[in-house]
RNA sequence: GCCUUAUCAAGAGCGGUGGAGGGAACGGCCCGAUGAAGCCCGGCAACCUGCGCGGAAGGCGCAAGGUGCUAAAUCCGGCGGUAGUGUAUCGAAAGAUGAGGG
Numbered sequence: 001g002c003c004u005u006a007u008c009a010a011g012a013g014c015g016g017u018g019g020a021g022g023g024a025a026c027g028g029c030c031c032g033a034u035g036a037a038g039c040c041c042g043g044c045a046a047c048c049u050g051c052g053c054g055g056a057a058g059g060c061g062c063a064a065g066g067u068g069c070u071a072a073a074u075c076c077g078g079c080g081g082u083a084g085u086g087u088a089u090c091g092a093a094a095g096a097u098g099a100g101g102g
Stems, first nucleotide, its partner, number of pairs: 002101007013041001015040003021031003026077003042070003047066002049063005074094001079091005
């Protein structure tokens, strides 16, 4: 990187370091010297995992070893459906994360 599958409107610092960028890409719209990214610490969650309960479950509880996450719905949109059509809503695509696979 590819395939399958589940989830994506909840939650998480007024810390240290660092110094200009960041929010996937594009279009928007935002965040940022009242200090971006990255790193450290802290935190959140509970997918895998461990333990217990259960006949079993895509079940419940506890833990937190492996990931992950820690502005805004996956920040919003792009394609399609519906409606009361400068909008609203549902879905897809794309993306992210986990687990499994050749």

This is a predicted structure of a 102-nucleotide RNA (SAM riboswitch aptamer (S box leader)) from Colidextribacter sp. OB.20. Model confidence (mean pLDDT): 89 of 100.